[in-house]
RNA sequence: AGGCGAGUGGCUCAAUUGGCAGAGCACCGGUCUCCAAAACCGGGGGUUACAGGUUCAACUCCUGUCUCGCCUG
Numbered sequence: 001a002g003g004c005g006a007g008u009g010g011c012u013c014a015a016u017u018g019g020c021a022g023a024g025c026a027c028c029g030g031u032c033u034c035c036a037a038a039a040c041c042g043g044g045g046g047u048u049a050c051a052g053g054u055u056c057a058a059c060u061c062c063u064g065u066c067u068c069g070c071c072u073g
Stems, first nucleotide, its partner, number of pairs: 001072007010025004019056001027043005049065005
């Protein structure tokens, strides 16, 4: 320098013929318990890496940039 993949709550990951952003764990509150753990019930938390474009509508499609990983030279 070129090619491929990844970037989404605190963490690990879902969500694609474009149509309400979710789960598990963690965290907070409650029930239970002598207390705690476990179990059960409920709750908060997201600029979907960044900037543009297309569209009625973008995590998703197009362009550029950044970060990480792998490959070629």
Background
Transfer RNA from Candidatus Susulua stagnicola, 73 nucleotides, folded computationally. It matches the Rfam family "tRNA". By type it is a transfer RNA. Its mean pLDDT, the model's own confidence on a scale to 100, is 82. Lineage of the source: Bacteria > Pseudomonadati > Candidatus Omnitrophota > Candidatus Susulua.